[in-house]
RNA sequence: GCCACCGUAGCUCAGUUGGUAGAGCAGCGCAUUCGUAACGCGCAGGUCGCAAGUUCAAGUCUUGUCGGUGGCU
Numbered sequence: 001g002c003c004a005c006c007g008u009a010g011c012u013c014a015g016u017u018g019g020u021a022g023a024g025c026a027g028c029g030c031a032u033u034c035g036u037a038a039c040g041c042g043c044a045g046g047u048c049g050c051a052a053g054u055u056c057a058a059g060u061c062u063u064g065u066c067g068g069u070g071g072c073u
Stems, first nucleotide, its partner, number of pairs: 001072007010025004019056001027043004049065005
C1' cells in the first nucleotide's frame, strides 16, 4: 500500500426483509432473612464510532472518515 471483517447500555452480545433499540451480567430500590449471600419483583442506564447522502422513515442501504482484528504484498 491492497483486501475482508468488527464498532449498539459500565462489560459480553442480539437486532432477520428499512417501520417505537433489546437480553444476560454489573448498578440502584423493594421484598425475603436474626444478618449477609443467593433466589424473586421492579427501576435506571444508549447521539447505535464520527460525518454526509438516499428515503415519508436508517442500528440496518450508499459514500467518506476514525479506531480495532486478521490476511496479502
Model confidence (mean pLDDT): 82 of 100. This is a predicted structure of a 73-nucleotide RNA (transfer RNA) from a Dysgonamonadaceae bacterium. Rfam family: tRNA. About the family: Transfer RNA (tRNA) molecules are approximately 80 nucleotides in length.